């Protein structure tokens, strides 16, 4: 350089264009226990890689851009 595919909480993950963005581990703060594992109960924490369109409405549809993957040359 060209084609395809992907980008959402610390990691992984879901969403039919529609209700304040879902679940799990992790994180914190209480209880249970002498304690630690271990369970219970609760909170925080992505406005969806960036811009622009398209629409009453965009994480989701469309065009540029960055980024990572893979195939070609």
């Nucleotide at each position: 350089g060209g084609g395809c595919c992907c980008g959402u909480a610390g990691c992984g993950u879901a969403a039919u264009g529609g209700c304040u963005a879902u679940c799990g581990c992790g994180u914190u703060u209480c209880c249970a226990u002498g304690g630690c594992a271990u369970g219970g109960a609760a909170a925080a924490g992505a406005c969806u890689a960036g811009g622009g369109g398209u629409u009453c409405a965009a994480a989701u549809c469309c065009c540029c851009u960055c980024g990572g993957g893979u195939c070609c040359a």
Background
Predicted 3D model of a 73-nucleotide RNA (transfer RNA) from Candidatus Roizmanbacteria bacterium RIFCSPHIGHO2_01_FULL_39_8. It was read from a public genome assembly. Rfam family: tRNA. Rfam describes the family as follows. Transfer RNA (tRNA) molecules are approximately 80 nucleotides in length. The prediction has a mean pLDDT of 81.